[in-house]
RNA sequence: UGCGGUGUGGGGGAGUUAGGUACCCCGUUGGGCUCAUAACCCAAAGGCCCGCGUUCGAAUCGCGGCACCGCAU
Numbered sequence: 001u002g003c004g005g006u007g008u009g010g011g012g013g014a015g016u017u018a019g020g021u022a023c024c025c026c027g028u029u030g031g032g033c034u035c036a037u038a039a040c041c042c043a044a045a046g047g048c049c050c051g052c053g054u055u056c057g058a059a060u061c062g063c064g065g066c067a068c069c070g071c072a073u
Base pairs, nucleotide, nucleotide: 001072002071003070004069005068006067007066010026011025012024013023020056028044029043030042031041032040049065050064051063052062053061
C1' cells in the first nucleotide's frame, strides 16, 4: 500500500438474505419469598463504531472515515 472479514446494552450472541416491534442468555438495580444467604418469582435501567446521503421510514442500502483480525506485497 492492496484485498477480505468483523464492529449491536457491562459480557457473549441473534437480527442484515427480503428496510417497518431492536430480541435471547448472563450480569446490574429495586421489590417479593426466606430466620438469613443462594436459588426462584416480578419489575426496571442500559445498545446498533462515527459522519453524510437515499427513503415516509435505516442496525439493515449507498459513499467516506475509524478500530480490530487475517491474507498478500
Transfer RNA, 73 nucleotides, folded computationally. The sequence is in RNAcentral, with records from ENA. It matches the Rfam family "tRNA". Rfam 15.1 lists 5,335,975 matches to the family in 14,413 species.